[in-house]
Context: one part of a larger RNA
Molecule: large-subunit ribosomal RNA, domain II
Organism: microbial mat metagenome
RNA sequence: GCCAGCGAGUCAUUGGUAAUAGCAAGGUUAAGGCAAAAAGCCGGAGCCGUAGGGAAACCGAGUCUUAAUAGGGCGACUAGUUGUUAUUAAUGGACCCGAAGCGUUGUGAGCUACACAUGGGCAGGUUGAUGGUUCGAGAAAUCGUUCCGGAGGACCGAACGGUUAGGUGCUGCAAAACCUUCCGAUGACCUGUGUGUUGGAGUGAAAAGCUUAUCGAACAACGUGAUAGCUGGUUCUCCUCGAAAUAGCUUUAGGGCUAGCCUGUAACGACGAUCUUAUAGAGGUAGAGCUCUGAUAAGGCUAGGGGCGUCGAGAGACGUUACCAAACCUUUUUAAACUUCGAAUGCUAUAAGGAAGGUUACAGAGUCAGACUACGGGGGUAAGCUCCGUGGUCAAAAGGGUAACAGCCCAGAUCUCUAAAUAAGGUCCCUAAGACGUAUCUCAGUGGAAAAAGAAGUGUUUCUGCUUUGACAUCUAGGAGGUUUGCUUAGAAGCAGCAAUCCUUUAAAGAAAGCGUAAUAGCUCACUAGACGAGCGGAGAUGCGCUGAAAAUGUAACGGGGCUAAGAUACGCACCGAAUUUGAGAGUCCAUAUUUAUAUGGGCGGUAGAGGAGUGUUCCAUACAGCGGUGAAGAUGUGGUGUAAACCUAGUUGGAGCGUAUGGAAGUAAACAUGCUGGC
Numbered sequence: 001g002c003c004a005g006c007g008a009g010u011c012a013u014u015g016g017u018a019a020u021a022g023c024a025a026g027g028u029u030a031a032g033g034c035a036a037a038a039a040g041c042c043g044g045a046g047c048c049g050u051a052g053g054g055a056a057a058c059c060g061a062g063u064c065u066u067a068a069u070a071g072g073g074c075g076a077c078u079a080g081u082u083g084u085u086a087u088u089a090a091u092g093g094a095c096c097c098g099a100a101g102c103g104u105u106g107u108g109a110g111c112u113a114c115a116c117a118u119g120g121g122c123a124g125g126u127u128g129a130u131g132g133u134u135c136g137a138g139a140a141a142u143c144g145u146u147c148c149g150g151a152g153g154a155c156c157g158a159a160c161g162g163u164u165a166g167g168u169g170c171u172g173c174a175a176a177a178c179c180u181u182c183c184g185a186u187g188a189c190c191u192g193u194g195u196g197u198u199g200g201a202g203u204g205a206a207a208a209g210c211u212u213a214u215c216g217a218a219c220a221a222c223g224u225g226a227u228a229g230c231u232g233g234u235u236c237u238c239c240u241c242g243a244a245a246u247a248g249c250u251u252u253a254g255g256g257c258u259a260g261c262c263u264g265u266a267a268c269g270a271c272g273a274u275c276u277u278a279u280a281g282a283g284g285u286a287g288a289g290c291u292c293u294g295a296u297a298a299g300g301c302u303a304g305g306g307g308c309g310u311c312g313a314g315a316g317a318c319g320u321u322a323c324c325a326a327a328c329c330u331u332u333u334u335a336a337a338c339u340u341c342g343a344a345u346g347c348u349a350u351a352a353g354g355a356a357g358g359u360u361a362c363a364g365a366g367u368c369a370g371a372c373u374a375c376g377g378g379g380g381u382a383a384g385c386u387c388c389g390u391g392g393u394c395a396a397a398a399g400g401g402u403a404a405c406a407g408c409c410c411a412g413a414u415c416u417c418u419a420a421a422u423a424a425g426g427u428c429c430c431u432a433a434g435a436c437g438u439a440u441c442u443c444a445g446u447g448g449a450a451a452a453a454g455a456a457g458u459g460u461u462u463c464u465g466c467u468u469u470g471a472c473a474u475c476u477a478g479g480a481g482g483u484u485u486g487c488u489u490a491g492a493a494g495c496a497g498c499a500a501u502c503c504u505u506u507a508a509a510g511a512a513a514g515c516g517u518a519a520u521a522g523c524u525c526a527c528u529a530g531a532c533g534a535g536c537g538g539a540g541a542u543g544c545g546c547u548g549a550a551a552a553u554g555u556a557a558c559g560g561g562g563c564u565a566a567g568a569u570a571c572g573c574a575c576c577g578a579a580u581u582u583g584a585g586a587g588u589c590c591a592u593a594u595u596u597a598u599a600u601g602g603g604c605g606g607u608a609g610a611g612g613a614g615u616g617u618u619c620c621a622u623a624c625a626g627c628g629g630u631g632a633a634g635a636u637g638u639g640g641u642g643u644a645a646a647c648c649u650a651g652u653u654g655g656a657g658c659g660u661a662u663g664g665a666a667g668u669a670a671a672c673a674u675g676c677u678g679g680c
Stems, first nucleotide, its partner, number of pairs: 001680006011092013026048003032042003052059002062074004095233002098230001102223006113197009122187001124156003127152001131148002135144003160184003165180004199215001201211003236614006246259005260367002262364007275353007287341001288339002293335003297331004302325001304324002306321006370394009399410003414586004419582003425576003428561003434573001436572006447563001453547002457544010474531005480504003485499003510525001513524003587604008615669001617666008626658002634653003639648003
C1' cells in the first nucleotide's frame, strides 16, 4: 500500500411540542400483593385536572389595589388525563477516537549518582626534592662538593580508564558502533563483591546531570470513558423547500446567547406586506457657486508702515517713491466640518392596478472566518491591500463565451428524444458559420502591452499670407560707388571690439546675415532682373499611425497557422452558436375544477440545514398445516425488473437449513478517522 473483518447520536429518568389510542369533569395508579406468567387481577397512598385573586390574613366567580365597585390589574363562559410513537431539552462518559496533565497506592539504585565495608590492579623508561654522608671553607650560622637515597594530585609511555579532532556508519555490526588521531596513566586513580539512600524525593567537584534505552519531577495499576470553546472521522436511496458568513452583548473576538435569514405544522386572511403607475410632501447630497466663513493668483485704488530729500534747536512738518501693504474695486481659483443655489435616486403619505405573496403562534435548525466585481466613500497612495455603503455573481450553479481561468459576459440543468429559433460571442484554416456588401482610414504586422516628451508620417477640417501686374522651388546674371565710415589697433579693409549706421548710382545691392584671410583677397546671403509657368507658405483642431520601448530554459505581449485584411471606423443583410426558448413524450410536487382519475395551469440547480416517502441487515410473534438431500443458506454468475436504495432468476458450486405476508425489537448499512485486528 491493497484486501477482508471490526469501527461513531445510544440507554435511563424527568420535562416541552406534535401525532395517535383509551376514558372523560374526570383521568391515572406507585411501592407492594395474588397468580406462576410474555398474560391477567388486586392495591386510590399519591399526582394532574375541575377556581381564581392576594405578600398574607382572607374572600371567592370573583378578587387585589383603595377612603371609594372612581378607575385599573389578574381572572370567570369550561377539557382534561393516562399511555404509545416521533422530535427536542436537562442530568448522566451522552456521536466516536485523541492530549499534555492532576491525584492515590505501590514497584524500582542488577543501568547510573554518591556513600560505607572488604578485596584487586597499574609493562618499561626518565627526572632526582627534603634528608643523610665524604672532602673542603668558616669563629659560627652556614656554604661548596662527593656519594647514598628515592619524594612528587612530577615527566614519556603499554595494560587500564577516558573520548579531542576528522572520517565511515545513519532500514547501521551497533536504538551511540568502527577507523585514524588524542587525554590521564601512584592518583581528587581504576576496578570486583556486598551494603545503604528515591519520586516534590534521592544523589549531584552543578550539566536541571543521573535515579534500568524513560527525567524541569521515574515506572506500574487505579480515580478514568479526567477535561479538550481544538483537529480528524461519522456507514442505504429517492422526493420538496432551502440559508448565513450580519446587529447587539460577551475575560469576547476561530466560542457563545438573543435577534436577523431557512424549514415544518396550525390559525388568520384578501387587510394589501412587496411591486408598478399617478399625485402630494419633507430634505441640502451629486453638481454648481463664491453671498457668508476660511484659503487663494494678478492688477488697480488708497489708509498705514519703511526708505530718501527739504525745512526746523527739537518735537515734528512738507515733499517724494521701480519698497511692504489692510479695507475697497476688477479679473482668476478653492472647501468633509463654506452655501445666494440645487438635482436624479431613495424615503414618507394617499389612490388605483393585481403577475407575485403575507401575518401570527408553536416546533426543528444551521449561520456569527466570506470572496471578487461595478458604483459611492473613510484611512491610505504598493497590493489579488484594508474598513464601510448600494447592487450582482461565487459561496451553494452545471451549460455557452473569455485559448486555458470560483467571483467577468450570456444563461439558471426534473428525465428521454428529434429537429428548429436565439443569447453572449463569432463566421480564412485548425473550428460550427460571410475569404458577405457599401463607404472611408492604417503600412506600423499598428492590429497583437505603457507615460511624460519628440517628429515636413498620413487623412479630415478651420483661420490666415503670397500669387498670371508671374508667387514658391530651381537655373542664368547682377549684388555697385563715396569707403579701407569713424574710433581702436601691430593690422581691423562689411564680418576681434566700441560708436554711428548716412549719402550716391541704380532694376537692385546691409557702412552687411554666414564661411573665410595675419590683414587684404575669395565664396555665399539679403535684395534685383531674366528664364520657367500655377499654385506656394504660416498657425490651430481632429482621425489613424511613428519614436520613446532593456531580462533572465525557447519564438513566448494575436490560442496557433497565417493575415495588408483575415486590421480599424460607420452602416447593412445573412448565417453559426448554450443543458436558454420552441416541439413530442414521461415522472413528480402544488393549486383549481369536476370527480375519485382525469383535465387544466404552475413548479422541480443546490452546500449547512428542515420536512416527506421508501430499500436492505439480525432477531421475535402470528399466519402460509410455505420451500428444502428430486438439494436450504452461502459462493459464482446468465437473463430480466424498478426513479433509486435494491429485487427476481437459468447454469455451476455447495451440503442443511431457509423464506413470504403482517406487525414488533435493534449491537441495523463503511471509502476515508496519519482508524483497529489479520492476511498478502